[in-house]
RNA sequence: AAUGUUCUUCGGGGAUUGGUGCAAUUCCAUACCGGCAGUGAUAGUCUGCGAACACCGAAAGGUGCCGAUUGGGUGAAACUCCCAAACCGACGGUAAAGUCCGGAUGAUAGAAGGAGAGC
Numbered sequence: 001a002a003u004g005u006u007c008u009u010c011g012g013g014g015a016u017u018g019g020u021g022c023a024a025u026u027c028c029a030u031a032c033c034g035g036c037a038g039u040g041a042u043a044g045u046c047u048g049c050g051a052a053c054a055c056c057g058a059a060a061g062g063u064g065c066c067g068a069u070u071g072g073g074u075g076a077a078a079c080u081c082c083c084a085a086a087c088c089g090a091c092g093g094u095a096a097a098g099u100c101c102g103g104a105u106g107a108u109a110g111a112a113g114g115a116g117a118g119c
Stems, first nucleotide, its partner, number of pairs: 003117001005115006017029003031099002033089002035049004044087002053064004069085005091102003
């Protein structure tokens, strides 16, 4: 130095303006948003993970499920950059919700730092 242990902190964004209507930030038009790690080069749409959801369990936890991109350009290299046009988004509530309210001052992928151990 690697490694593993433990503690602390951090750790998700977004509905503008109109229309219809008794009622919609939920419908229609328009607008807006993009967690974490990886990668020959920067990713919501590639690969994997987390959350959510379902089932089992007293619990710890386990199992399952888990959305969506193409064309052109540059280049040694890009489904990641540039141009263009698309698409996707848990559960409960409520006039049907990625954006409002709620579980959640939660949990977590992970990031940073500290401590001590050990060789």